A computed fold for a 409-nucleotide RNA from a Chloroflexota bacterium, annotated as Bacterial RNase P class A.
Its Rfam family is "Bacterial RNase P class A". Rfam's curators write: Ribonuclease P (RNase P) is a ubiquitous endoribonuclease, found in archaea, bacteria and eukarya as well as chloroplasts and mitochondria.
Of the family's consensus pairs, 94% are formed in the model.
NCBI's taxonomy places the organism under Bacteria, Bacillati, Chloroflexota.
């Protein structure tokens, strides 16, 4: 200096004006520790707040114990509240490398394997053979056809049954042999283990797919803050209290009465400090009757509970620093800090200057470049009970470690 790999961090700044949410303090008002108003002070989104995909806390419901079904996960060890996460290791694959990606079982069984191809798990299209059998031609040697044998060669395909050499045969083939490769079983050694190394034996060598069913192992009761708890208008319901009718007029009438209005009386409520006054509502029905019962206005009590309000609600598996343990993830101890809590949903808007990027103009400079003016841009995105993860989106910038090249000393 070029090209890369893996991590960590930031997520525009300053000022002015206007505004929002909740907290603290003070003042004022409503009797009040409750509520409202005003003023002051300090605080107020993220690395993903997102997707709601995993795991938990918490809450309610269910539950003797066990099993089945269903779902998730799956090399080994560790971390953790837990995990499908993280750390370390193992094996396989990719990369020159830093590094990246993947992970139970295909020898329990079933299913499936596009296109091409004869055949995708048992097949024979081209091909090889003519040993064996039958027929046939021929005097014979031998030839032909069919049955048949083979899987070496060709061809198709992502994949067609280990590789090389030899023996063997009619032709062939792990059919047999040597070596190499794989697999399985055993022994010894290393490792907590996954697994690794060395070694012996066995021709075992006929694929893939388990994110298709399945098998084995581990884990999982269900629903979720619209959980759950408290208070509780109005309407409806239940219990209790609660009247006494009379007269006048209009209309209708089957002459029993019905209906509307007024007035006297009665019942009840509102205003008003009582009385008084005034306003509003009701004044009906059943039993032969003493009398009793029911209903009305209205009052009162009660249970459940809608709207609505309060709570759950944010101090927590919390942040930062130091020390110690551990390769690490992480853990322990001590110190210190408090930092969103809305409910149609606050955390903002405008302006100016600066930072960064792009374009244009002209200036300085030998050049690299430097500064000036104007215009434009400056990401993804927005807490909703909380926490740990994963995944996805993201303008631009800072930084650490490492790898492979080139140049110079």
């Nucleotide at each position: 200096u070029g090209a890369g790999u893996c991590g960590g961090c930031c997520a525009g700044g300053u000022g002015a004006u206007c505004g929002c949410a909740g907290g603290c303090u003070g003042c004022c008002g409503g009797c009040g520790c409750c509520c409202g108003g005003c003023a002051g002070c300090g605080u107020g989104a993220g690395g993903a707040a997102a997707g709601u995909c995993c795991g938990g806390a918490c809450u309610c419901c269910a539950c003797a114990g066990g099993g089945u079904a269903c779902g998730a996960c799956g090399c080994c060890g560790g971390g953790u509240a837990a995990c499908a996460c993280c750390c370390g290791g193992g094996c396989g694959g990719g990369g020159c490398g830093a590094c990246c990606c993947g992970c139970g079982g295909a020898c329990a069984g079933g299913g499936c394997c596009a296109c091409a191809g004869a055949g995708a798990c048992a097949u024979a299209c081209c091909g090889c053979c003519g040993a064996c059998g039958u027929c046939u031609c021929g005097c014979a040697a031998g030839g032909g056809a069919c049955g048949g044998g083979c899987a070496a060669g060709g061809g198709u395909g992502a994949a067609a049954a280990g590789g090389u050499g030899g023996u063997g045969u009619a032709a062939g083939a792990g059919a047999c042999c040597a070596c190499c490769g794989g697999c399985g079983c055993g022994g010894c050694g290393g490792g907590c283990a996954a697994c690794c190394g060395c070694u012996g034996c066995g021709g075992c060598c006929a694929g893939g797919u388990a994110a298709c069913c399945c098998c084995c192992g581990u884990c999982g009761g269900g629903a979720g803050c619209a959980a759950g708890g408290c208070c509780a208008a109005g309407c409806a319901g239940a219990g209790g209290g609660g009247a006494a009718g009379g007269c006048c007029g209009g209309c209708c009438u089957c002459a029993g009465g019905g209906u509307c209005g007024g007035u006297c009386g009665g019942g009840a409520g509102g205003c008003g400090a009582c009385c008084c006054g005034u306003c509003u509502c009701c004044u009906c029905c059943c039993c032969a009757a003493c009398g009793g019962g029911g209903c009305a206005a209205c009052c009162u009590u009660c249970g459940g509970g809608u709207a609505g309000g309060c709570u759950g609600c944010u101090g927590g598996a919390g942040g930062u620093g130091a020390u110690g343990g551990g390769u690490a993830a992480c853990c322990a101890u001590c110190a210190u800090c408090c930092u969103g809590g809305a409910g149609a949903g606050a955390u903002g808007a405008u302006c100016a200057c600066c930072c960064c990027c792009g374009c244009g103009g002209g200036g300085c400079g030998a050049g690299a470049g430097c500064g000036c003016c104007g215009c434009g841009g400056c990401a993804c995105a927005g807490a909703a009970u909380c926490c740990g993860g994963c995944u996805u989106a993201u303008c631009g910038g800072c930084u650490g470690a490492c790898u492979c090249g080139g140049g110079c000393c």